The RNA shown here (transfer RNA) has 72 nucleotides and comes from a Minisyncoccota bacterium.
The sequence was found in a public genome assembly.
Taxonomically the source falls in Minisyncoccota (Bacteria, Bacillati).
Its mean pLDDT, the model's own confidence on a scale to 100, is 83.
[in-house]
RNA sequence: GCCGACUUAGCUCAGUGGUAGAGCAGCUGUUUUGUAAACAGCAGGUCGUCAGUUCGAAUCUGACAGUCGGCU
Numbered sequence: 001g002c003c004g005a006c007u008u009a010g011c012u013c014a015g016u017g018g019u020a021g022a023g024c025a026g027c028u029g030u031u032u033u034g035u036a037a038a039c040a041g042c043a044g045g046u047c048g049u050c051a052g053u054u055c056g057a058a059u060c061u062g063a064c065a066g067u068c069g070g071c072u
Base pairs, nucleotide, nucleotide: 001071002070003069004068005067006066007065010024011023012022013021018055026042027041028040029039030038048064049063050062051061052060
């Protein structure tokens, strides 16, 4: 230098056009002599950035940034 994949909650990941979810972690409560476990509940996201398409974009298109891999 060229090509490809990926970027969503603190972490690991789902969600392929119509109100963004799960598990773990966190907080509160119940239970326990206490801790853990279990159970119930709560909170946590401008979906990497900027544009475009669309009535409507996490999702489709382009550019850029970052991470990883391949080729030279």